[in-house]
RNA sequence: ACGCCGUGACAGGGGCGUCCGCGAUAGCGGGCUGAGAAGCACCCUUUGAACCUGACCUGGACCAUACCAGCGGAGGAAGUCGCGGAAGAGCAUCC
Repeated sequence: ACGCCGUGACAGGGGCGUCCGCGAUAGCGGGCUGAGAAGCACCCUUUGAACCUGACCUGGACCAUACCAGCGGAGGAAGUCGCGGAAGAGCAUCC
């Protein structure tokens, strides 16, 4: 140096369902849940339940839907650097 706390920059990851009406299969308006249901937005980045897989899964509720719960800390999943501060322990790793 790293590591700890705070913060910033840049970079990266991710999802977008369901019901009703109109319409033409595009699309528009409205209801539901949600941070977000295509937004110059929102959420998440290893301290990782953002999100994906299992899953056209199981139980419950609902007009309906991953809507709620389970599955489940199961398996996967996207990061580096700068600045400030604290500490002076650790000695693995690098110089």
The RNA shown here (TPP riboswitch aptamer (THI element)) has 95 nucleotides and comes from Pikeienuella piscinae.
The source organism's lineage runs through Bacteria, Pseudomonadati, Pseudomonadota, Alphaproteobacteria and Pikeienuella.